[in-house]
A computed fold for a 1489-nucleotide RNA from an uncultured bacterium, annotated as small-subunit ribosomal RNA.
RNA sequence: AGGGUUUGAUCCUGGCUCAGAACGAACGCUGGCGGCGUGGAUAAGACAUGCAAGUCGAACGAGAAACUUACUUAGCUUGCUUUGAAAGUUUCUAGUGGCGAACGGGUGAGUAACACGUGAGUUACCUGCCCCGAAGUGGGGGAUAGCCUCUCGAAAGGGAGAUUAAUACCCCAUGUGAUCGUAAGAUUAAAGGCGGCUACCUUUGGUAGCUGUCGCUUCGGGAUGGGCUCGCGGCCUAUCAGCUAGUUGGUGAGGUAACUGCUUACCAAGGCGAUGACGGGUAGCUGGUCUGAGAGGACGACCAGUCACACUGGAACUGAGACACGGUCCAGACACCUACGGGUGGCAGCAGUGGGGAAUAUUGCGCAAUGGGGGAAACCCUGACGCAGCGACGCCGCGUGGGUGAUGAAGGCUUUCGGGUCGUAAAGCCCUGUCAGAAGGGAAGAACUGUCGAGAUGCGAAUAGUGUCUCGGCCUGACGGUACCUUCAAAGGAAGCACCGGCUAACUCCGUGCCAGCAGCCGCGGUAAUACGGAGGGUGCGAGCGUUGCUCGGAAUUACUGGGCGUAAAGAGCGUGUAGGCGGUUCUGUGUGUCGGGCGUGAAAGCCCCGGGCUCAACCCGGGAUGUGCGUCCGAAACUGCAGAACUAGAGUCUCGGAGAGGGAGGUGGAAUUCCAGGUGUAGCGGUGGAAUGCGUAGAUAUCUGGAAGAACACCGGUGGCGAAGGCGACCUCCUGGACGAUGACUGACGCUGAGACGCGAAAGCGUGGGUAGCAAACAGGAUUAGAUACCCUGGUAGUCCACGCCGUAAACGUUGAUCACUCGUUGUUGGCAAUAUAUCGUCAGCGACUCAGCAAAAGCUUUAAGUGAUCCACCUGGGGAGUACGAUCGCAAGGUUGAAACUCAAAGGAAUUGACGGGGGCCCGCACAAGCGGUGGAGCAUGUGGUUUAAUUCGAUGAUACGCGAGGAACCUUACCAGGGCUUAAAUGUAAGUUGCAUAAGUUAGAGAUAGCUUUUUCUUCGGACUACUUACAAGGUGCUGCAUGGUUGUCGUCAGCUCGUGCCGUGAGGUGUCGGGUUAAGUCCCAUAACGAGCGCAACCCCUGUUGUUAGUUGCCAGCGAGUAAUGUCGGGAACUCUAACAAGACUGCCGGUGCAAACCGUGAGGAAGGUGGGGAUGACGUCAAAUCAUCACGGCCCUUACGUCCUGGGCUACACACGUGCUACAAUGGCCGGUACAGAGGGCAGCCACUACGCGAGUAGGAGCGAAUCCUUAAAACCGGUCUCAGUUCGGAUCGGAGUCUGCAACUCGACUCCGUGAAGCUGGAAUCGCUAGUAAUCGGAUAUCAGCCAUGAUCCGGUGAAUACGUUCCCGGGCCUUGUACACACCGCCCGUCAAGCCAUGGAAGCUGGGGGUACCUGAAGUCGGUGACCGCAAGGAGCUGCCUAGGGUAAAACUGGUAACUGGGGCUAAGUCGUAACAAGGUA
Repeated sequence: AGGGUUUGAUCCUGGCUCAGAACGAACGCUGGCGGCGUGGAUAAGACAUGCAAGUCGAACGAGAAACUUACUUAGCUUGCUUUGAAAGUUUCUAGUGGCGAACGGGUGAGUAACACGUGAGUUACCUGCCCCGAAGUGGGGGAUAGCCUCUCGAAAGGGAGAUUAAUACCCCAUGUGAUCGUAAGAUUAAAGGCGGCUACCUUUGGUAGCUGUCGCUUCGGGAUGGGCUCGCGGCCUAUCAGCUAGUUGGUGAGGUAACUGCUUACCAAGGCGAUGACGGGUAGCUGGUCUGAGAGGACGACCAGUCACACUGGAACUGAGACACGGUCCAGACACCUACGGGUGGCAGCAGUGGGGAAUAUUGCGCAAUGGGGGAAACCCUGACGCAGCGACGCCGCGUGGGUGAUGAAGGCUUUCGGGUCGUAAAGCCCUGUCAGAAGGGAAGAACUGUCGAGAUGCGAAUAGUGUCUCGGCCUGACGGUACCUUCAAAGGAAGCACCGGCUAACUCCGUGCCAGCAGCCGCGGUAAUACGGAGGGUGCGAGCGUUGCUCGGAAUUACUGGGCGUAAAGAGCGUGUAGGCGGUUCUGUGUGUCGGGCGUGAAAGCCCCGGGCUCAACCCGGGAUGUGCGUCCGAAACUGCAGAACUAGAGUCUCGGAGAGGGAGGUGGAAUUCCAGGUGUAGCGGUGGAAUGCGUAGAUAUCUGGAAGAACACCGGUGGCGAAGGCGACCUCCUGGACGAUGACUGACGCUGAGACGCGAAAGCGUGGGUAGCAAACAGGAUUAGAUACCCUGGUAGUCCACGCCGUAAACGUUGAUCACUCGUUGUUGGCAAUAUAUCGUCAGCGACUCAGCAAAAGCUUUAAGUGAUCCACCUGGGGAGUACGAUCGCAAGGUUGAAACUCAAAGGAAUUGACGGGGGCCCGCACAAGCGGUGGAGCAUGUGGUUUAAUUCGAUGAUACGCGAGGAACCUUACCAGGGCUUAAAUGUAAGUUGCAUAAGUUAGAGAUAGCUUUUUCUUCGGACUACUUACAAGGUGCUGCAUGGUUGUCGUCAGCUCGUGCCGUGAGGUGUCGGGUUAAGUCCCAUAACGAGCGCAACCCCUGUUGUUAGUUGCCAGCGAGUAAUGUCGGGAACUCUAACAAGACUGCCGGUGCAAACCGUGAGGAAGGUGGGGAUGACGUCAAAUCAUCACGGCCCUUACGUCCUGGGCUACACACGUGCUACAAUGGCCGGUACAGAGGGCAGCCACUACGCGAGUAGGAGCGAAUCCUUAAAACCGGUCUCAGUUCGGAUCGGAGUCUGCAACUCGACUCCGUGAAGCUGGAAUCGCUAGUAAUCGGAUAUCAGCCAUGAUCCGGUGAAUACGUUCCCGGGCCUUGUACACACCGCCCGUCAAGCCAUGGAAGCUGGGGGUACCUGAAGUCGGUGACCGCAAGGAGCUGCCUAGGGUAAAACUGGUAACUGGGGCUAAGUCGUAACAAGGUA
């Protein structure tokens, strides 16, 4: 300090999420030791049991026990036991009395408050114990508890009588003082206890005096602790806007320690509030804690200060102090006891119990220390406290060993099988001894007090006594035999948890197969998962590690520091203006803000710094610094405020002037539409994409004349004008607002903005009354359509218009609040003024276009800012839910304004980029259309496919780009399928070990065959073996799966003209430029232009065939000339001319001419040429797309089968057949069929072959048989042409089908071959919708050849030649494609995206009759205890009291309403949920923008 996540990618906006720190935590797994801390956060729910507040006998009376002393009684072992009473001492018990119990300890329910914090005030107050000072402490009295007796009650607890003491109570005196009073004067205190000494009476003892000490009383002061008051500060909510009758103030009275409406009577009518009263919700507050760079934010455990509370509510008493946690009274709830009459209790003290909860400890030890209460003290009490126990709850420290050790052991995991890794890790060897264990030693914390001894000193007459101080001795330890130290033995007892897809450090194997599961976000999992589960390995931390929860941070994501608002969320529709905020120039004063300094305070602890103590640290101790605040004093005077004085530059007023659809009212006008009347006139009009509804023979439309009515104002008219906005458009008149210009004069800051408030405010809508020509929601009809509650058409009512009144909203938009100032320019225009003068120029105010700097995420804005500054206001904070619900308010209503939450998602969004797409645009191309020719679709057959069937009908291919496709040859084989019968290392090969020489071959038997049985037969040798066969192990085999794991190959877009790169430049970036533009081309072909310049893959060319010519060569080809020969033929000699063959050359390049053009290039029936603008054809297929096809050509990863999914054999099937489709063949005939005759090719093939020729057969063919491994031999071309016949018919067309007879191939033609002959002679007479091919040697038509192959289902495929057309105006339309541009909500890219109803499930929520709670208020009734007031006949000597009563009042009851929850039949919408229904609304002109 940032990262992940919206997109195909980018920048921005924006949310979600992660990494950090922290915790009184909890949960999971694990767990060795110690120190220091810490531990009921939930039920302020309920509590068994024990303890937590007592103490003082030196305040008092009494009782009990023990001891001592002297006495007494009795017994006797004459110094022991026992009885009784007395005195003393000690201890204990209840009581009277004093002090304490108001502290300490707990909890956080309540409380939004002077409760807390901070700073002041108290001349408006109190303060026990303590300290200082002053004064005093005299005299007297009557009771009472206890105890005793009686008595009631179960108990708790009382009642009556008698008796007694005090530091209990009362009176008198005194009055330093205090209080009251102007004064005079009045009122008002006390208590003794314990020691010592002296004197007297002297009996223990008493009296008096002196003295010490602790007390007591009064007053003053202090200290400490409090009470009360005030300024300021710290939560949410305005969907709480008005609240308040003791309320605000005054007077009298009362009350308090004290001020005060604190209380009461009367009087007045005030007081608080937008700077948030009142109400609601939540909450103890603070020092501080956590976090953060800070500012802040969240929190308020432990520790400390303070407040409040003590079962709930109320109340007072006592007291210095309480309205009292372990006190009292009353009421209530709960619990317990009970004899049913009545009583008792209060753990939010320490332990502990059950309950609730995710969750929080021992019914421990001790007063040794610190502190507290009482006491003169010893001492007692103290669950405060000190310690221990439990919990890894937290922080801190330590350990679980160290060194060496490579056969890199075994084993695990993995592997490309070589290895790698765990890993120096282990073992082994050598060491050490922390902790734990055993044994021994062993602290500090202890100082006091007391007592003894000594000394000093105060009081005192005192060497009694007593107080204080010093020294020494003795006594006191819960923790605890703990910390610590020493010794011993022993590596021995001590490591886990989470994670490993990215963020985020760390990777492989197996299992699983959208299952099981994971997940903080993004997201993993559908057969090769680094994301699930396990394992190995690794990473991080470590006695812990993870998870969950919560807080801050990151988040500048509420922005004070430190954000925004044209398009991302966000400028109010506009104005006037109140409060408020802000405000021109100069001077003077003041000193509010501001600034400087001093003083006080800001508790301690904590944080920080320095130092010190525990071995270190955590922890603890000492010192310092800080504490940004508040108060107060002094000072400064620039700025701000305030007060005063002045100014004119802001603002305004007056004068003059012109411009304008500015507003309101009244009047006037013409054109058009419709209607009415009349004329002319006749059959249509109207309307549409096309129609129909509609109107019209009762006379429409059209046309002419006249009239009526309402509404709107053509041309001018203009990014022209005016207005604050909405908005304003014929002309005239009246009334009226504003802006602008010019000149001078005047006022003198009068200004800007503006929460609330008030006004204006399009259209639609509402109310009342008019008006209504046209237009036109609703509605009706006609069309369209699958439907059409729409778009289109014909009608048509509200409405549109007027008057008055509401409504108050709009994409009310410049999506840009108002005002002021500043900041380069160019250009147009409206209005005014000035100058010169007819064309300009200057200036002011507007309205536009472009643009520099600057700004901006970009697009863009740019003096009319979205630039640079200032002031004020409104508004925003992820999307949805939702501008919804509830509430309030406005409205007649419709509805408006204000305006949430639950729940849900990880995005929603802005701008721009590249593509793709568009029923967007432009340009261009293609047998794409058009123009033509011939087909398909109808028939029969062939063939392929689907479907069906089947034991099997093997598998694959499925829009174009599957379907005469893989298959260029399924009778067996092929063959992968089915049925049946067999085999189990088998068909091939290798290695290792072992065995064999009966192996092999032939014959024969069984069998469907594979196979099995039987018989016969046996090589070489150096005797090792070779070789063969068998057995075992390894290694095979699979047309089994996955083409979505792959290679290779192929199809298609497409032979379309595209696809990219380097450098440079532009852009924040994705990207762009180049490759665009103007031309041109078949072409990104070339030229020109150009921030681009070049280059690559494609195009073209180079290659092959063909068309012309030449050269060379001349057999098997050729034969012009010469010769020979034949019935005839290059047959022969020969020839090398020609044809041809096959090698090399030439040729064509827009080269030439003319025209157009800058050029490229194009045009020209141009010339020449065999060929002319790529001559024709072929091969050649860019980057890529379709997860296209193929695991069945082949190869290959993974998975699967292994007496079978392998392999062998026989038979069957792939050839089935109601049907559907594709591709073809043959036809339907006369441009023809049949018969006869006569011609002319090219390219191929041939020895298990092609086969001349001869014979036979009607023929397929058969029997002979020559030639030829081929320019030599074999292979007939057919259409055509000539002649004849047929004469329009289901035929002399057509040949399917069927019967019969044959031929050939082959082991074998039954399923299931081809061919021949004879006979049979089906459908079909040119083919619906629709659809295919072809632009020239092409279509059409005719035959020929070849591959495969024994044969062939070939009408297929691939080649070859023969004959040989028609048409193209053209690019509007259909299809496909290319380039540029545009829109986009698409990017899986339009076969896209996406909306709403309905149906289903789940979730939260609104309304709702009703049911049921809660808090508070109001009215009335009742009303305990208690204070206060009144009374008080009873009690008391009295003071006074009991009793009775009045006010107030907790609680209870009744009543009506409001508020706020829960629940609810039913109901409303909302959200979410792979594959439901209906449509197609939006995104492209989204098909009606």
The RNAcentral record of the sequence draws on ENA. It matches the Rfam family "Bacterial small subunit ribosomal RNA".